[in-house]
Context: one part of a larger RNA
RNA sequence: GGCGCAUGGGGAAUGCCUAGGCUCUCAGAGGCGAUGAAGGACGCGACAAGCUGCGAAAAGCCGCGGGGAUCGGCACAUACGAUGCGAUCCGCGGAUGUCCGAAUGGGGCAACCCACCAUGUUGAAGACAUGGUACACCGCAAGGUGGGCGAACCCGGGGAACUGAAACAUCUAAGUACCCGGAGGAAGAGAAAAUAACUAAUGAUUCCGCAAGUAGUGGCGAGCGAACGCGGAAGAGCCCAAACCAUGCCUGUCACGGCAGGCAUGGGGUUGUAGGACCACGUGGUGGGACCGGAAAACGAAGCAUGACACUCUGGGAAGGGUGACCGUAGAGGGUGAGAGUCCCGUUUGCGUAAGUUUUUCGGCCCUAGUGGGAUCCUGAGUAGGGCGGGACCGGAGAAAUCCCGCCUGAAUCCGCCGGCACCAUCCGGCAAGGCUAAAUACUCCUGAGAGACCGAUAGUGAACCAGUACCGUGAGGGAAAGGUGAAAAGUACCCUGAAUAAGGGGGUGAAAGAGAACCUGAAACCAUGCGCCUACAAGCGGUCGGAGCCCUUUUGUGGGGUGACGGCGUGCCUUUUGCAUAAUGAGCCUACGAGUUACUCCUCCCUGGCGAGGUUAAGCGUCUCAAGACGCGGAGCCGCAGCGAAAGCGAGUCUGAACAGGGCGCAGAGUCAGGGGGGGUAGACGCGAAACUUUGUGAUCUACCCAUGGGCAGGAUGAAGCUGUGGUAACACACAGUGGAGGUCCGAACCAGUUUACGUUGAAAAGUAUUUGGAUGACCUGUGGGUAGGGGUGAAAGGCCAAUCAAACUGAGAAAUAGCUCGUACUCCCCGAAAUGCCUUUAGGGGCAGCGUCGCGGUCGAGUCAUCUGGAGGUAGAGCUACCGAUAGGACUAGGGGGAGUCACAUCCUACCGAAUCCUGACGAACUCCGAAUGCCAGUUGAUAUACGCGGCAGUGAGGCCUGGGGUGCUAAGGUCCCGGGCCGAGAGGGAAAGAACCCAGACCGCCAGCUAAGGUCCCAAAGUCCACGCUAAGUUGAACAAAGGGGGUCCACUUGCUCAGACAGCCAGGAGGUUGGCUUGGAAGCAGCCAUUCCUUUAAAGAGUGCGUAACAGCUCACUGGUCGAGCGAGAGGGCAUCGAUAAUAAUCGGGCAUCAAGCAUGGCACCGAAGCUGCGGAUUAUAAUUUAUUAUAGUGGUAGGGGAGCAUUCCAGGUGCGGCGAAGGUGUGCCGGCAAGGCAUGCUGGAGCGCCUGGAAAAGCAAAUGUAGGCAUAAGUAACGAUAAUGCGGGCGAGAAACCCGCACACCGAAAGACCAAGGUUUCCUGAUCAACGCUAAUCGGAUCAGGGUUAGUCGGGUCCUAAGGCCGAUGCGAAGGCUAAGGUCGAUGGACAGCUGGUUAAUAUUCCAGCACCGGCUGUGCAUAGCGAUGCGGUGACGGAGAAGUGAAAGGACCGCGCACUGACGGAAUAGUGCGUUGAAGGGCGUAGGUAUAGGCCGGGUAGUCAAGUACGCCGGGCCUGCUGAAACCCGAUAGUACCCCGCGGCCUCGGCCAAGGGGAUAGCGUCCCUAAUCAGGCUCCCUAGAAAACCCGCUAAGCGCCUAAAUGCAUAGCCGCCCGUACCGCAAACCGACACAGGUGGUCGAGGAGAGAAUCCUAAGGUGCUC
Repeated sequence: GGCGCAUGGGGAAUGCCUAGGCUCUCAGAGGCGAUGAAGGACGCGACAAGCUGCGAAAAGCCGCGGGGAUCGGCACAUACGAUGCGAUCCGCGGAUGUCCGAAUGGGGCAACCCACCAUGUUGAAGACAUGGUACACCGCAAGGUGGGCGAACCCGGGGAACUGAAACAUCUAAGUACCCGGAGGAAGAGAAAAUAACUAAUGAUUCCGCAAGUAGUGGCGAGCGAACGCGGAAGAGCCCAAACCAUGCCUGUCACGGCAGGCAUGGGGUUGUAGGACCACGUGGUGGGACCGGAAAACGAAGCAUGACACUCUGGGAAGGGUGACCGUAGAGGGUGAGAGUCCCGUUUGCGUAAGUUUUUCGGCCCUAGUGGGAUCCUGAGUAGGGCGGGACCGGAGAAAUCCCGCCUGAAUCCGCCGGCACCAUCCGGCAAGGCUAAAUACUCCUGAGAGACCGAUAGUGAACCAGUACCGUGAGGGAAAGGUGAAAAGUACCCUGAAUAAGGGGGUGAAAGAGAACCUGAAACCAUGCGCCUACAAGCGGUCGGAGCCCUUUUGUGGGGUGACGGCGUGCCUUUUGCAUAAUGAGCCUACGAGUUACUCCUCCCUGGCGAGGUUAAGCGUCUCAAGACGCGGAGCCGCAGCGAAAGCGAGUCUGAACAGGGCGCAGAGUCAGGGGGGGUAGACGCGAAACUUUGUGAUCUACCCAUGGGCAGGAUGAAGCUGUGGUAACACACAGUGGAGGUCCGAACCAGUUUACGUUGAAAAGUAUUUGGAUGACCUGUGGGUAGGGGUGAAAGGCCAAUCAAACUGAGAAAUAGCUCGUACUCCCCGAAAUGCCUUUAGGGGCAGCGUCGCGGUCGAGUCAUCUGGAGGUAGAGCUACCGAUAGGACUAGGGGGAGUCACAUCCUACCGAAUCCUGACGAACUCCGAAUGCCAGUUGAUAUACGCGGCAGUGAGGCCUGGGGUGCUAAGGUCCCGGGCCGAGAGGGAAAGAACCCAGACCGCCAGCUAAGGUCCCAAAGUCCACGCUAAGUUGAACAAAGGGGGUCCACUUGCUCAGACAGCCAGGAGGUUGGCUUGGAAGCAGCCAUUCCUUUAAAGAGUGCGUAACAGCUCACUGGUCGAGCGAGAGGGCAUCGAUAAUAAUCGGGCAUCAAGCAUGGCACCGAAGCUGCGGAUUAUAAUUUAUUAUAGUGGUAGGGGAGCAUUCCAGGUGCGGCGAAGGUGUGCCGGCAAGGCAUGCUGGAGCGCCUGGAAAAGCAAAUGUAGGCAUAAGUAACGAUAAUGCGGGCGAGAAACCCGCACACCGAAAGACCAAGGUUUCCUGAUCAACGCUAAUCGGAUCAGGGUUAGUCGGGUCCUAAGGCCGAUGCGAAGGCUAAGGUCGAUGGACAGCUGGUUAAUAUUCCAGCACCGGCUGUGCAUAGCGAUGCGGUGACGGAGAAGUGAAAGGACCGCGCACUGACGGAAUAGUGCGUUGAAGGGCGUAGGUAUAGGCCGGGUAGUCAAGUACGCCGGGCCUGCUGAAACCCGAUAGUACCCCGCGGCCUCGGCCAAGGGGAUAGCGUCCCUAAUCAGGCUCCCUAGAAAACCCGCUAAGCGCCUAAAUGCAUAGCCGCCCGUACCGCAAACCGACACAGGUGGUCGAGGAGAGAAUCCUAAGGUGCUC
């Protein structure tokens, strides 16, 4: 380490439970709100954080009613109280009800700030109390109404897109979603200018069932889709305008009598067989009401009463078991220690009333007249209608009626008008252009009572629990997890271990503690411990088959269990594919959840049932032990009973047709309703998944640009214009010098940027760090507040940016968009079992039809299949071509042509040129055939077999692949591609081929330690022959499928031919000569560079005018040829077998290996054996068929993907029946057994502690291994990486259980334009103190920004408000706009700006310009004093009031330096203090003074004039005149002011390492008011220069208007005393561990101060003060 067993941990599945949900039913209610809602903020408790309740009268107050003993909510503790004088509690009514919110006095960043008026308190100011103060509409006014919120339903104004149409535009989706306005408990509609007309009928509207998926409409596609009429629910009808009359007012006219007109009010009047006015006659009681009030009754809140049980057994407990009773108009339900009619609450029944509701009734009020006449009048006008353009209806412009709208037109008036689907006529119906109207209908945020074959904690609401919470996001918005001790807290007294109030062990409680709060049960992954067996030379999808040894057990038997040395075989699962171990997909593991469902009067088929030429009801209604139920009624309607035809139409026929023809479709009778099942349709329709589209909103805290208002840029350099001077010129110009200080100038920090390289890349960081680099007075950078918004913005332009998102942001919704695509799709067994083809397809990975599968039914029988034989059609293979067509090589012959010749033309001739036809020889063809098979096909005969066929339901398939044969294509390439035939894989296991879908053998129902074989094998691995016979191979060739052209005396076999004892072949010895150096050529050429030749002749046994080497040329060496020697075979050719070279690939990498040589190779023949899931034997299961003695037998079967069919198992719930259970249910965990294999079942031990089975039916949220599935848990990597700037630590001491990190001390180190100090934003208690260390802190922790508790923020003057305005926002007269809304005179907000009064010191653990001390200042009120005639504003004027750059001054203090002085201290040797070191040497606001400087186009004063300043003006402006020197203003100086400070001395007390250190308190003296450097603020809103020409308003000053005042207190100014002076912020961090970055994050973050040495400097290095050593 493995397996097993046992025991634990971990975890939270399972079971059981339910407090909560879900879906409905019946009732009720259907609103709340200016009398302040909904919803909140903040408060209220003895202690009080949350929830609940409540509101400063605050877990409550008052009254009435109920009730009758406890109570102070959740919330169980302590303390303190209340209550029979009736509490708590319940019901009804009332009181109170902070602040925000429509929010309403004004404002605003909701819960805050600031007002005014009236009244009141006090003495004014100040403060306080109560009430009031918004806007719009109506109204003369008084006054009233509206506004906002709320789930769905309703009406109206606007109005998508995805999608569907397999594309898309009309169309669809859909008038849907959504936005907007409005109303009610309902809304809307509604009393005919209606419908109908087969009927001369019906009689408002709405809703339900039919009509009907009909009529229609429709790229006549997809789709859309009525009405009449019938059956029902309900039921209800009315009022104005006008004519006419009257009254009032106004107007016109008038002859003043009146008349007419208009307006208002009253009467009248209200319809189509017309009605009314008018005239005549007639009409008062009846009927009705939807309105108001009274009475009665019923209902109705809290509530009251209400029957009946005991004993015994078990047990912790009785309600269970047993026994015996009882009640019942009560046996619904819940609770009680388990399962209760009789224990409790209830239930049943009866009783009870307030508010209120309903009904009835009474009263009030309102309405209620006709008949006749027929002259006149009235009866809804920019209307009806028309044209054009749209919309609504079933109707998409159509032949298009009807209705509505926009623009343009535009009637009639009862002798009239409208409609009846263009239009016209007739006829019929009706009376528009005004209005109201219950019920039947729709919905449910809410209340009560109930129900469920609904869920039961990953379910059911998102939410059973303090959930729309935590958390995420700027925001709109998104959005969790999380239930259970026990009957009762009886929640463990006490002891021990331990630092511990951690944890544990005893002990106690309890039925149980293994129920101990991390608490019922407590599975799995995962992690451990003990024991048994195994394991350290061995290799693997980890199993399976065999099996030694060891251990345990045993009923002793050939038993059972555990382990498993060794051996055989063996390529996970799923998906997708022609094909996967594949190195193609998916899964780390476990548990739970997770996908063909439901609806529909739709269609179709099958099964079952009812009735049957019929079947059946729908809505609705009624009855009933009330139920969502049952029964009955209801016949509207539907299907069927008749069809045919385009139709008219006819009809067992009809249509076609001339037809009495033929033919088509029909007729010879079965349907219909319900239940169940298969399939289709419409719906999301098996589940998950887009990229996108549309619509309403949310975002410019990031970023882009813009607007307003502020801020920033060390230092150095360069030296433009201008100016001055000199020179120069006629004058300019120009030159030089100086001055000057320009510039999208230069160098370079801050700051901004991001060039290079590296690092980083699960980072320190979701963009950084280090180094380097660019800009750095500018088109610069930056703060604060604003603006622009999604087909939109913004963009010095990159498609950049618009919140870590951009070729169209984000959020919600349409929405379950669509997805011909991918993935996934869950228990078992049995039967059958495909396809990857054809045609068509905007079709090619999708479909339709056919083909092939399956299930059911049917009938003929032999139509199917196979075999034998017979007969046929046919033109392939082959073959052939003087048999056609076409092509074709050589030759012959040759028409014709080309070329040449021919003195011209012609004739003619020549031709090594081309060449038809013909002939000879040879030979080719898918689209040639004089010929022509085999096989296949058709028919028949005989035999065998059991299919085939038709109809109907359901499919799947329509990617195929390999091998072989025949072809095409290609290269007679491909594991290529396309056909045809066959086989196999696909969907097929087994044996062989080492391994290997397809090749060879062979088709697996199951079992057997039986037999025979196939392919293939038999030396070992490894079953079977080292078998037999005979050859070959020498190459390890070979040992299956890996090789060619070509080469070669490899070797074997068979053959042809030549030489040879007259001596062959090979070797050896010898010769190989002469003419001649043949001739030519040549410099030379002699056998041998080359050329020529009759290559000749001679001598010879033989010898070439020479085979090769060689020389410059010769020479030389050879050969041919000959002789000798030797003595028997020697050559040549062609054929076959095996071998050889040719022969280069990646492991020693191989024949599968070892190995093998007369073989274990190759070849031939033979015998034997092995060998499979084949065949056989034995046993068993099952299917089909057949048979019959109906439980058996026979025969044939039983591989299987997609798929069809059949039979079952399990889970949850329901009904009926029947059982089990505290003497122990479910669940969990083991063990054994059973059944036909299985899904599964049964029994039992332990655990568990309350429910659960079985049978027969029924109903489903009904079975998981996979979906990069969802959630949770647990592994792995791994004790691995890392522990976040390498500025750095060390020692001593302290506290402590414990110290590298805490505290103290001493050293050391680091920052020091910061890593120090102070503001603003932001954060929101982090601040201080005590206690604590679980978690947080990347380690430890005694420490902490952690946890717990307590404490802490003090303002007239600081900042903000009570002041002002900018950009911009809001309200808003008005205007515009479908609505919402937009605009904007004016108003009001809005700082980043303007205005505005406090300094120094001291003090706390923590605050201070806030407290305290001292000294100041501002405003108001009152009093007092003095003075004056003016005062007085939202109006007028002035002022406020502004740019950039540059330069020169001033300059105290801070700061620094130097000197002096004061105090203290300072050497071991080693003394000295005139030497050194350290510290100090000082002081605010304010008041006074008014200097330097600046200013002269300045400032002031006094007259005068004046037409402007919206009125006025004495002011301002403007025009004159005169006078004055002012005006502004730092600093210094004086006061403030002796600071009881620094320092020194004493010293309570504490600590100590004994050296000393710290220190409350007390006392005391003192030294410069020096010089220099340096510059900030200031002066300064100054000065100079420049061009781009540089906020507003208030405060303040002056002026007048209305008004007030001018005698006096009341008007104003000055002075002074007293009094008054509000609200908010104030802690702490603040370049960061507290802000923004998910973090205690190397990043980011605006302003101010910012010392010394060196230095130009804020660079850089080192240091001060101060702060740190960066949490391993």